Context: one part of a larger RNA
RNA sequence: CUGGGCGUAAAGGGUGCGUAGGCGGUCUGAUGUGUCAGAUGUGAAAGCCCAUGGCUCAACCAUGGAACUGCAUUUGAAACUGUCAGACUAGAGUAUCGGAGAGGUAGAUGGAAUUCUUAGUGUAGCGGUGAAAUGCGUAGAUAUUAAGAAGAACACCAGCGGCGAAAGCGAUCUACUGGACGAAUACUGACGCUGAGGCACGAAAGCCAGGGGAGCGAAGAGGAUUAGAUACCCUCGUAGUCCUGGCCAUAAACGGUGUACACUUGGUGUGGGAGGCUUUAACCCCUUCCGUGCCGGAGCAAACGUGUUAAGUGUACCGCCUGGGGAGUACGGUCGCAAGACUAAAACUC
Numbered sequence: 001c002u003g004g005g006c007g008u009a010a011a012g013g014g015u016g017c018g019u020a021g022g023c024g025g026u027c028u029g030a031u032g033u034g035u036c037a038g039a040u041g042u043g044a045a046a047g048c049c050c051a052u053g054g055c056u057c058a059a060c061c062a063u064g065g066a067a068c069u070g071c072a073u074u075u076g077a078a079a080c081u082g083u084c085a086g087a088c089u090a091g092a093g094u095a096u097c098g099g100a101g102a103g104g105u106a107g108a109u110g111g112a113a114u115u116c117u118u119a120g121u122g123u124a125g126c127g128g129u130g131a132a133a134u135g136c137g138u139a140g141a142u143a144u145u146a147a148g149a150a151g152a153a154c155a156c157c158a159g160c161g162g163c164g165a166a167a168g169c170g171a172u173c174u175a176c177u178g179g180a181c182g183a184a185u186a187c188u189g190a191c192g193c194u195g196a197g198g199c200a201c202g203a204a205a206g207c208c209a210g211g212g213g214a215g216c217g218a219a220g221a222g223g224a225u226u227a228g229a230u231a232c233c234c235u236c237g238u239a240g241u242c243c244u245g246g247c248c249a250u251a252a253a254c255g256g257u258g259u260a261c262a263c264u265u266g267g268u269g270u271g272g273g274a275g276g277c278u279u280u281a282a283c284c285c286c287u288u289c290c291g292u293g294c295c296g297g298a299g300c301a302a303a304c305g306u307g308u309u310a311a312g313u314g315u316a317c318c319g320c321c322u323g324g325g326g327a328g329u330a331c332g333g334u335c336g337c338a339a340g341a342c343u344a345a346a347a348c349u350c
Stems, first nucleotide, its partner, number of pairs: 003322004007304002012318001014201004021194003025088007034080001035077008049065006091191001092188004096183003103177007110154001114150008125136002162169002206247006215241002220236004258317006266295011299306002323350003332343004
């Protein structure tokens, strides 16, 4: 290079936006880039291949043919591809109406619980465990009542429910704001798909600066357990967890399944919408669009399983894999305050 692959065997980039590039709907005309056909020239000789012949044969050699899959010029073809021109509406988008939603950002507000403070009642225990002890308590704890403060999280609703590109999002209200969906018309007229680089977002932990600190709680201390116990259990407890601004860029970032489009038997739940039927009802039932589950057919699959939300049948584009270890390491480079991240070998060995 040609292949074969990527749910679990090695292999889908964490996610999106998008540059170059690749690919691209229907009809008509032109052109003749690619494409196809013919002709001409050239493609040295030798060699290879075929035929015949010469050395007694063969090796070797001679003659002839074929081939030289190519290039150039030229004459044509016009389906496909490209380009140019014109048109279309089935892809894509815009406008109108409508309902759904923990989508995002900011602000305000609320109740329960926890801890602390003060005051009252009250007295000897409380707490904790398998059992205990450390710990707290006669300087009055635990319990209970009232008042106050603080921070964090929002029970029930809550649902194989919803929303978001993913990470993720859950008290209430307000403001601003993104997307998706449905219905019916009108409009634009291929404006599309994918996407190397690039840019943006990206849980938790961690880092920098300033706040905050109730509970929880790496590290640390103590008590237990144990042969030991640098643990599991218990009592404390610092960073952190929270907020603002700035970094970091990784996860079993998982559906372990890239994105988009088309096609291919079904059944049954559930969320959002529309239509029909119907007291003219917001019910049921039927039809339909979009999502989200379960079961299962053909097919696929090594099997497990998957199965219109495909891992089926196809197309386009990107990423990635190529025996195990060494190793996601060394070196170099880029990025980072650092931690480290990204890129990424070889010797050797089985």